[in-house]
């Protein structure tokens, strides 16, 4: 100094003119976003009742902490991947640096796991390896025999039958793994060393880890199959609600118990509560108007302590849209940032709709920090 | 601003980790059959299952993220 990555900040300013909506009596103050989007989560609020419970249904899912809460955020453990030093015959494994993680159970049970391959879950032997008879053949040794030939051992091949899961092949996945020994060939068969399971100590809030010891121990995979476990969860939403004018047909039909049965009480189905013409369906008709709900907030800004951090806690200061067919604009100049020698050019994504905290998505640029390579000086 | 569905050949559609075959009808081409035509057999074509990830040996189907297309939401009585 360049390239790439991650993470934070910013999101044009200023005058004039001329138009706009809140507040205020008036001067005069204010007047889109870091995502306002997607609408994926979790809330506040208002309604169903003046009360609730339990089952279905959903949702999260290492472990600690934060939060009003969350499926979010911060820290930590497990796993795994890549990479650089580096132990060890080896299988394996230390220590750093990035990144990812949908991480409770597969001994509670049902189910699946095609094709291939013998064999895919109370599993087998295709290839092959070994080895008892039997049968062959030909070197080649040896005996027997005058020869003819004949036995016997080697080495090939066949074939009943035994042993085998160590090699080889299929496959995503095949009777834990490597070494060494041993054995007719294999096998934890035995040993050591890794892994697994009990059990004991230590450390830690806790996931876990570390250490000792027993014990040859055994076929698996996935629950983003159904399920089981711990925890949470009533429903609907601001077009929720409330109040007020205006017009019509307070119309028509149909269900509806009689006091402990019935009907209904906002997804379902019970059980209790409280209520009784509510209530539910269908035909038809009038209207679409106004006012709240509407913004002082789990709020912002700055110090200061506490924490690794996310945050919380004290002090000071501020008030920062609230429209409703939908306001926050036009036009002129300057100026900031980038590009280029100038000239000139560019300057993203995109706009509040009850309110607010996560997530995800879209995006010109410019300063700040970290990291990883590579140059080039010292 | 809020609440729901949907996306599969040209066009209409089935299918759904309940497994490794993507029906079936219009459409098209080509053949039978008939003196021709239509009808109606018969063979065939035509599919990045909206798309980008993920789980899993394997996805149209499970689970996420984007993108399009669509449906409802005044009040009296």
């Nucleotide at each position: 100094c360049u390239u790439g990555c991650c993470g934070g900040a910013c999101a044009g300013g200023c005058a004039g003119c001329c138009g706009c909506c809140c507040g205020g009596a008036a001067a005069c103050g204010g007047g889109a976003g870091g995502a306002a989007a997607g609408u994926c989560c979790g809330g506040u609020c208002u309604c169903c009742a003046a009360a609730g419970g339990g089952c279905a249904g959903c949702g999260u899912g290492c472990c600690g902490g934060c939060u009003a809460a969350c499926g979010g955020c911060c820290g930590g453990g497990g796993g795994a991947a890549g990479u650089g030093c580096u132990g060890g015959u080896g299988a394996c494994g230390g220590c750093g640096c990035u990144u990812c993680u949908a991480c409770g159970g597969a001994c509670a049970g049902u189910g699946c796991c095609a094709c291939a391959g013998a064999a895919a879950a109370u599993a087998u032997a295709c290839c092959g390896c070994c080895u008892u008879g039997g049968g062959u053949u030909u070197u080649a040794a040896u005996c027997c025999g005058u020869a003819a030939g004949g036995a016997u051992u080697u080495a090939g091949c066949c074939u009943c039958g035994g042993g085998u899961a160590a090699g080889g092949g299929u496959g995503a996945a095949a009777a834990g793994g490597u070494g060494c020994g041993g054995u007719a060939a294999g096998a934890g068969c035995g040993c050591a060393c890794c892994g697994c399971g009990g059990c004991c100590g230590g450390a830690g809030c806790g996931a876990u880890c570390c250490g000792g010891u027993c014990g040859g121990c055994a076929g698996g995979g996935a629950a983003a199959a159904c399920c089981c476990c711990a925890c949470g969860u009533g429903g609907a939403g601001c077009a929720a609600g409330a109040c007020c004018a205006a017009a019509u047909a307070g119309g028509a039909g149909a269900g509806g118990a009689g006091g402990a049965g019935c009907g209904g009480c906002c997804c379902g189905c019970u059980c209790c509560g409280a209520u009784g013409a509510a209530c539910u369906c269908u035909c038809g008709g009038g209207u679409a108007g106004g006012u709240u709900g509407c913004u002082a907030g789990a709020g912002c800004c700055g110090g200061u302590c506490a924490g690794c951090a996310a945050u919380g806690a004290c002090c000071g200061g501020c008030c920062c849209a609230g429209a409703u067919g939908a306001a926050u604009g036009g036009c002129u100049g300057c100026c900031g940032c980038c590009c280029g020698c100038a000239a000139g050019g560019g300057u993203a994504c995109a706009g509040a709709a009850a309110c607010c905290g996560g997530c995800u998505u879209a995006u010109c640029g410019u300063c700040c920090g970290g990291c990883a390579a590579g140059c080039c000086u010292u | 601003g809020a609440g729901c569905g949907g996306g599969u050949c040209g066009c209409c559609a089935a299918g759904u980790c309940g497994g490794u075959u993507a029906a079936g009808g219009c459409g098209c081409a080509u053949u039978c059959c008939u003196g021709c035509c239509g009808a109606g057999g018969g063979u065939g074509c035509a599919u990045a299952c909206g798309u980008c990830g993920g789980u899993u040996c394997g996805a149209g189907c499970c689970c996420g993220g984007c993108c399009c297309c669509g449906c409802u939401c005044u009040c009296c009585a």

Description
Two RNAs folded together computationally: RNase P RNA and transfer RNA, 455 nucleotides in total. It holds a member of the Rfam family "Bacterial RNase P class A". Rfam classes the family as a ribozyme. Rfam links the family to the GO terms tRNA processing, dimeric ribonuclease P complex and ribonuclease P activity. The coordinates come from a structure-prediction model, not an experiment, and the mean pLDDT is 76.